Source information: Predicted 3D model of an 86-nucleotide RNA (c-di-GMP-I-GGC riboswitch aptamer) from a Candidatus Atribacteria bacterium. The organism belongs to Atribacteria, within Bacteria.
[in-house]
RNA sequence: GUUGAAAAAGGCAAACUAUUCGAAAGGAUAGGGCGCAAAGUCAUGGGUCUAAAACUUUUUUAGUUAUGAUCGCCAGACUGCCAGCU
Numbered sequence: 001g002u003u004g005a006a007a008a009a010g011g012c013a014a015a016c017u018a019u020u021c022g023a024a025a026g027g028a029u030a031g032g033g034c035g036c037a038a039a040g041u042c043a044u045g046g047g048u049c050u051a052a053a054a055c056u057u058u059u060u061u062a063g064u065u066a067u068g069a070u071c072g073c074c075a076g077a078c079u080g081c082c083a084g085c086u
Stems, first nucleotide, its partner, number of pairs: 001085004011036002016031006034072001040078003044075003047070003054064003
């Protein structure tokens, strides 16, 4: 410099369960372990989810909107471990 086929020193942790925060989506902690070579960081672009508040309304189990959420949906930016090859 390049690659992630095999391996895994070290690492992360889906569903589910408990507690907890939140209007919700979802988050945090503990257990758990489906998986992950960036499943590390950043909501920058797209996607998706939610709709408390606001607005609309035919007055409601309604509609619209992200300022909310998701990086373990995709892309991008930044950083890093191990191993192979050169």